Predicted 3D model of a 96-nucleotide RNA (Glycine riboswitch aptamer) from Sphingomonas sp. YR710. Taxonomically the source falls in Sphingomonas (Bacteria, Pseudomonadota, Sphingomonadales, Sphingomonadaceae). Rfam family: Glycine riboswitch aptamer. Gene Ontology term of the family: glycine biosynthetic process.

RNA sequence: GAUGGCCAUGCGGGAGAGUGCAGCGGGCGGAAGCCCGAGGCCGCCGAAGGAGCAACCGCCCCGGAAUCUCUCAGGUCAAAGGACCGCAUGGACAGG
Numbered sequence: 001g002a003u004g005g006c007c008a009u010g011c012g013g014g015a016g017a018g019u020g021c022a023g024c025g026g027g028c029g030g031a032a033g034c035c036c037g038a039g040g041c042c043g044c045c046g047a048a049g050g051a052g053c054a055a056c057c058g059c060c061c062c063g064g065a066a067u068c069u070c071u072c073a074g075g076u077c078a079a080a081g082g083a084c085c086g087c088a089u090g091g092a093c094a095g096g
Base pairs, nucleotide, nucleotide: 003094004093006091007090008089009088010087011086012085013084018042020041021040024037025036026035027034028033043076044075045074049072050070051069052068056064057063
């Protein structure tokens, strides 16, 4: 002390699909009705996680490996979450 990817933290960006149906509980209200919550059923979505195929990396083995596939989990107004991307800081390493 430039550079490279990795990890952690912070900031910014960040898609899809139901304000479905019938009930239950709670709150407000004179009532009508409105709001909130956890489940059930029927659909739907893929970008937490998980599983599968394997183009590719690798001489071979071992190993790694998609935004593809599945939908167990998760999600399905908004919010939250969110793979991934960018920036900053720090760490170990590679490397000069």